[in-house]
Context: one part of a larger RNA
RNA sequence: GGAUGAACGUUGGCGGUGUGCCUAAUACAUGCAAGUCGAACGGUGACGAUUUUGUAGCAAUACGAAUGAAAUCAUAGUGGCGAACGGGUGAGUAACACGUGAGAAAUCUGCCCUUUAGACUGGGAUAACUACUGGAAACGGUUUGUAAUACCGGAUGUCUUCUUUGUACCGCAUGGUACUUAGAGAAAAGCUUAGAUGCACUAAAGGAUGAUCUCGCGGCGUAUUAGUUAGUUGGUGAGAUAGUGGCUCACCAAGACAAUGAUACGUAGCCGGCCUGAGAGGGUGACCGGCCACACUGGGACUGAGACACGGCCCAGACUCCUACGGGAGGCAGCAGUAGGGAAUCAUCGGCAAUGGGGGAAACCCUGACGCAGCGACGCCGCGUGAGCGAAGAAGGCCUUAGGGUCGUAAAGCUCUGUUUUAAGGGACGAAUAUCCUCAGUAGUAACUGACUGGGGAAUGACGGUACCUUAAGAGAAAGCCCCGGCUAACUACGUGCCAGCAGCCGCGGUAAGACGUAGGGGGCGAGCGUUGUCC
Numbered sequence: 001g002g003a004u005g006a007a008c009g010u011u012g013g014c015g016g017u018g019u020g021c022c023u024a025a026u027a028c029a030u031g032c033a034a035g036u037c038g039a040a041c042g043g044u045g046a047c048g049a050u051u052u053u054g055u056a057g058c059a060a061u062a063c064g065a066a067u068g069a070a071a072u073c074a075u076a077g078u079g080g081c082g083a084a085c086g087g088g089u090g091a092g093u094a095a096c097a098c099g100u101g102a103g104a105a106a107u108c109u110g111c112c113c114u115u116u117a118g119a120c121u122g123g124g125a126u127a128a129c130u131a132c133u134g135g136a137a138a139c140g141g142u143u144u145g146u147a148a149u150a151c152c153g154g155a156u157g158u159c160u161u162c163u164u165u166g167u168a169c170c171g172c173a174u175g176g177u178a179c180u181u182a183g184a185g186a187a188a189a190g191c192u193u194a195g196a197u198g199c200a201c202u203a204a205a206g207g208a209u210g211a212u213c214u215c216g217c218g219g220c221g222u223a224u225u226a227g228u229u230a231g232u233u234g235g236u237g238a239g240a241u242a243g244u245g246g247c248u249c250a251c252c253a254a255g256a257c258a259a260u261g262a263u264a265c266g267u268a269g270c271c272g273g274c275c276u277g278a279g280a281g282g283g284u285g286a287c288c289g290g291c292c293a294c295a296c297u298g299g300g301a302c303u304g305a306g307a308c309a310c311g312g313c314c315c316a317g318a319c320u321c322c323u324a325c326g327g328g329a330g331g332c333a334g335c336a337g338u339a340g341g342g343a344a345u346c347a348u349c350g351g352c353a354a355u356g357g358g359g360g361a362a363a364c365c366c367u368g369a370c371g372c373a374g375c376g377a378c379g380c381c382g383c384g385u386g387a388g389c390g391a392a393g394a395a396g397g398c399c400u401u402a403g404g405g406u407c408g409u410a411a412a413g414c415u416c417u418g419u420u421u422u423a424a425g426g427g428a429c430g431a432a433u434a435u436c437c438u439c440a441g442u443a444g445u446a447a448c449u450g451a452c453u454g455g456g457g458a459a460u461g462a463c464g465g466u467a468c469c470u471u472a473a474g475a476g477a478a479a480g481c482c483c484c485g486g487c488u489a490a491c492u493a494c495g496u497g498c499c500a501g502c503a504g505c506c507g508c509g510g511u512a513a514g515a516c517g518u519a520g521g522g523g524g525c526g527a528g529c530g531u532u533g534u535c536c
Stems, first nucleotide, its partner, number of pairs: 001536004006532005013383006019376002021341001026339003030336003035081003040078002043075004051066006088294003098218007107211002112207007120154004131142004161184003166179005190199002220266003227257003232254008269291004273284004296317005319330004351370001355369001356367004386416004396407004420477001421473006430463001435458008480525005485506003491520005501508002
């Protein structure tokens, strides 16, 4: 000098854009953060046409009761998909965790795309519900009976899996691919529509995406850590797995690693990047992006295409809460917020309008992701706090050799401007590809609807009456901080008298202090300035 997720002191006008618990991975009150589908299913409820009927009345009619069609709406439960994404944190981890480059002839992959073949026929339950009942609650138990795209048989079998016969081709060692013979085993579900269609379903091949595994190389400290290891190292066989493998087990052998630093201990998430530097290098890993790990602590599996699962389950532990003392409930390292810790870090805000995600045929619903806005000069950038004229130079301050010098065109005064400000008025882009209406075309159809493509139109905005524009008023409302001995730009006076004090280094102060304090003057930067911490 540059930089900073900064803090402290002091001062503070506006806007844009970023950014904001670095400490206690401490404990958490409260609200929200993952639902959706009635076009899978049986119920239930709302609405209530019709019919019957009661009371009052002569009647019209009024007030009820029962029945409850069609359509519509709502939904606790069964069922499907999602909840493994998105969001947070960096505790652990020195490891194939990460980066980079290879490999899988040792692998899996829901939804999506392409293609092939199919979807036949039966069955038994169960929740909801009804009735009874236990418990303070959480939550149950028994009974009658019911549905499905829930569950289970049988058939069929393109193909696939396993066993089996053979042929051809290929490779990278184990081997791989294609065809073939025989046998065994294994599928399915409907919904919507007037209907075809559409959406779902089953088996299989390929793709895409995502994931898993293996290896080469690379990136911390300590030798005042020198030996370490018994599933340890290898083999055979078996099991487990999507899959290779001591991954696990039985048996056999005695190996394996290490001064090219094993093992131990300490420290640490890794990277793209970021800071600095001419570079080499050094430091760092906040924000943004990729990967990994974790979700009160430890362990475990279940479901599922995918988890050993932050807002799932079970067990143990610590802690907190409820209790009728028998027993139960909980997990903010999601968004806000609270206490605590600390030098220190924000609102218990509004919206799904956009982008993206989940569900749905769709309308739509959900979304503290996100898009916005609030607070903080925390950073960067921009603007302003006025402009021109104005004296041989007011007053006043300070200095003085008492002549004068200086603050100083500075002020006053005159003439203007209107950025910003304030008030009033107008007022967005972000929003159309999704949806709806309409027109035309394409393939298809007996024809239409629907599908796809294109044109036109409608509706939809949290931010926000914001940005921006116009008009009016008015210099009015907007400057400080540090320094002045040398380094280092900037000097005098008074006070003090080795005192009080200053100080980054050298050093100042003991009676003429340019170094302390104050004043005048000057220098630097400027909505900041200075100090401190850290890095180069």
Small-subunit ribosomal RNA, 5' domain from an uncultured bacterium, 536 nucleotides, folded computationally. It matches the Rfam family "Bacterial small subunit ribosomal RNA". Rfam links the family to the GO terms ribosome and structural constituent of ribosome.